[in-house]
RNA sequence: UGGAUGUAGCUCUGGAGAAUCUCGUAAGCGAGUACCGAAGGUGCAAAGCCCGCCGCCAAUGCGGCGCAGGCUGAAUCUCUCAGGUCAAAGGACAGGGUGCAGGAC
Numbered sequence: 001u002g003g004a005u006g007u008a009g010c011u012c013u014g015g016a017g018a019a020u021c022u023c024g025u026a027a028g029c030g031a032g033u034a035c036c037g038a039a040g041g042u043g044c045a046a047a048g049c050c051c052g053c054c055g056c057c058a059a060u061g062c063g064g065c066g067c068a069g070g071c072u073g074a075a076u077c078u079c080u081c082a083g084g085u086c087a088a089a090g091g092a093c094a095g096g097g098u099g100c101a102g103g104a105c
Base pairs, nucleotide, nucleotide: 005101006100007099009098010097011096012095013094014093019033021032022031023030024029034085035084036083040081041079043077047072048071049070050069051066052065053064054063055062056061
C1' cells in the first nucleotide's frame, strides 16, 4: 500500500403492532379496564462440557448409554416486569456512508 472479516461509535434511509378508551383532578397528574411486542429484561431446543455407568485398548485414550445429575445454551419464539397503544417521538432489524480493530501477502 492493500485487505477478507469483525465491531457498533456517529450519520442518512426504510421500519410493524395495539384505546386520540373510561373515571377523577388542585390541570402537574392520578386511578381503572382492554390491548400490543420490535428498546431493555425473563424463559428454553438441539448441541456441547462436566459427572455417572458399561465396553474396548499395553497406555495417553476411544466408543455407547443416561427421564428421574449439574453447567453452558439462539431467535422477529416465549412471558409481558419494563415499555408502548392518533400523530410526533421511540423502535428490533435491514441497507448506504463514516469511524475503530484487522491475519496472510
Predicted 3D model of a 105-nucleotide RNA (Glycine riboswitch aptamer). Model confidence (mean pLDDT): 76 of 100. Its Rfam family is "Glycine riboswitch aptamer". Its family is annotated with glycine biosynthetic process in the Gene Ontology. About the family: This family represents the bacterial glycine riboswitch.